[in-house]
Context: one part of a larger RNA
């Protein structure tokens, strides 16, 4: 010079789009970030017609209670379905984590789509409820009844595994894909709703996962030898699969100066920043992967997790306690405390997009979309234009004549961007409705030059000089160096550079 997620001094009009704890993976008060379906199911509860007492009335009627069908709305539990997406952080990690670019003849996939078949006969239970009971609470025990698309049995078998056999073909090895017998095992809710949804098998696709190898990226040798499940085999188990993943046995191998092994440092990448480029350096914001969720460990449910707002154990913490014995985890969004040079609102809406649930209405969604804060960055505007003197005070300055600030003001003639005020006002909603932004954006009309400039330098590098003060003091400074009585270089001031709502300053990188 350039960049910055900055600070820090001094200054600050306006918009727009961005970005905003880099430090303590510290610790968290409160709120709020995950539900949803009554079109699975049983029950309970509100609302009501006929009806039936009772008061009024001659009647029609009316008002009170009591009762409660169809049907409406509402929900504690069973049940599904989702909660493994999204969101956050970078703590561990040099490791197939990441990037690529093969391979799986060793895999798995819940919702979708596409094709084939199928749904029969039963059966016991359990919560809700409803009785006792135990407990400060958190909860918990016993007994009794129900119901299902919740469990379970049998049957059937298009097929599927799986064990023999017999054909025929293929491949890089283990073997693989096809056809037929036989003989053994395997389904389902005909449920709900009256446009449709679902349910069981089987084959495919689409996405997503998983595993394996090549190669690429950090320091260090003042780490030089690592290692026994260690290297390989057999046989078992385990896994959705392969494999020492595990186990028994046999063998003794594996790796390494092309850097094993150990230390130290980091999440990686798409990109960013700088440079002509090669190249260096970083790894925030978005986006793709990984890893974690108080600290370690563990498994459970499930298509999926070893599971941020899920269980269990142990630990540290912090609360509650009737001392038995219970509760909790903001690296979700706000919000506090502490740390720090430093980092926002305990704000509005589901109207959009986008997600879960549901036939649908919709319900939820601190993802999101928007608002506030902040010159923290980039861009844009403005802070007035024109005319006006041999030149007004005033300031500095001076050789006192005079220069200089200076067309700068004053003064005159114009304009109104932005701020203001005041009417009208969207677009974003395709799709009857339905806009949080938002009476915002924009139009339009009004008065007034009216509300809007500072910063830092001026010795040489480097653009811009005098004067006065101090006198090796006070003080400047990146480097060289300035100050010891005439200082262009401290400090004031007049004047000039220079950028400009900024300006220097510091710290990192190139």
């Nucleotide at each position: 010079g350039g960049a910055c997620g900055a600070a820090c001094g001094c200054u600050g009009g306006c918009g727009g789009c961005g970005u905003g704890c880099c430090u303590a993976a510290a610790a968290c008060a409160u709120g709020c970030a995950a539900g949803u379906c009554g079109a699975a199911c049983g029950a309970g509860g509100u609302c009501c017609a006929u009806c039936c007492a009772g008061u009024g009335g001659c009647a029609a009627c009316a008002c009170u209670g009591g009762g409660g069908a169809a049907g409406a709305c509402c929900u504690a539990g069973u049940g599904g379905c989702g909660a493994a997406c999204g969101g956050g952080u970078g703590a561990g990690u040099a490791a197939c984590a990441c990037g690529u670019g093969a391979g799986g003849a060793a895999c798995c996939u819940g919702c979708c789509c596409c094709g084939a078949a199928g749904a029969c006969c039963g059966g016991g239970a359990u919560a809700a409820c409803c009785c006792u009971c135990c407990u400060a609470a958190a909860g918990g025990a016993g007994a009794g009844c129900u119901a299902a698309u919740a469990c379970c049995g049998g049957a059937u078998g298009u097929c599927c595994c799986c064990a023999c056999c017999g054909g025929a073909u293929c491949g890089c090895a283990u073997g693989g894909a096809c056809c037929g017998g036989u003989g053994a095992g395997g389904a389902a809710a005909u449920g709900g709703a009256u446009u449709c949804c679902g349910c069981u098998u089987c084959g495919g696709g689409a996405g997503g996962g998983u595993c394996u190898c090549g190669c690429g990226g950090c320091c260090u040798a003042u780490c030089a030898g690592c290692u026994u499940g260690u290297u390989g085999g057999u046989g078992g188990g385990g896994u959705a699969a392969c494999g020492g993943c595990c186990u028994a046995c046999c063998a003794a191998g594996g790796c390494a100066u092309c850097g094993a092994c150990g230390g130290g440092u980091a999440g990686c990448u798409g990109g960013u920043c700088u440079g002509a480029g090669a190249g260096g350096a970083c790894g925030a914001u978005c986006a793709g992967c990984c890893a974690c969720a108080c600290u370690g460990g563990g498994a459970c449910u499930g298509a999926g997790a070893c599971a941020c707002g899920g269980c269990c154990c142990a630990g540290a913490c912090u609360c509650c306690u009737a001392c038995g014995g219970g509760a909790g985890g903001c690296a979700g969004c706000a919000g506090u405390u502490a740390g720090g040079a430093a980092u926002c609102u305990u704000g509005c809406g589901c109207a959009a997009u986008g997600g879960g649930c549901g036939a649908a209405a919709g319900c939820c969604u601190g993802a999101c979309g928007c608002a506030g804060c902040a010159a923290c960055g980039c861009c844009g505007c403005g802070u007035g234009g024109g005319g006006g003197a041999c030149g007004a005070a005033g300031g500095c300055u001076c050789u006192c004549g005079g220069g200089u600030u200076g067309u700068a003001a004053a003064c005159c003639c114009c304009u109104u961007u932005c701020a203001g005020u005041a009417g009208g006002g969207a677009c974003g909603a395709a799709u009857c409705a339905a806009g949080a932004c938002g009476g915002u954006a924009c139009c339009u009309a009004c008065a007034g030059a009216a509300g809007a400039a500072g910063c830092c330098c001026c010795g040489g590098c480097c653009a811009a000089c005098u004067a006065c003060g101090u006198g090796c003091c006070a003080g400047c400074a990146g480097c060289c160096g300035c100050g010891g009585u005439a200082a262009c270089a401290c400090g004031u001031a007049g004047g000039g550079g220079g950028c400009a709502a900024g300006c220097g300053u510091u710290g990192u990188c190139c």

Small-subunit ribosomal RNA, 5' domain from an Acidimicrobiia bacterium, 510 nucleotides, folded computationally. The coordinates come from a structure-prediction model, not an experiment, and the mean pLDDT is 87. The source organism's lineage runs through Bacteria, Bacillati, Actinomycetota and Acidimicrobiia.